[in-house]
RNA sequence: AAUCGAUAAAGGCAAACUACUCGUGAGGGUAGGACGCAAAGCCAUGGGUCCGUAUGCAACGGAUCGCCAGGCCGCCGAA
Repeated sequence: AAUCGAUAAAGGCAAACUACUCGUGAGGGUAGGACGCAAAGCCAUGGGUCCGUAUGCAACGGAUCGCCAGGCCGCCGAA
């Protein structure tokens, strides 16, 4: 340094739900709150799922990174 991830240490994030708020909506933000997370840090690149437009299909636009995969960066150092 890499792989790897421990009844280690220092920390970190924050599901559902509630209040307020933004949005046609999916959903987002802030505060509270913790289900959990070794990347639950970032990226919407490829899929999946969800929303909107469309008579419908197709297509287009949007959301979701705590759905999967991939890319970039990162704390610690037992076996």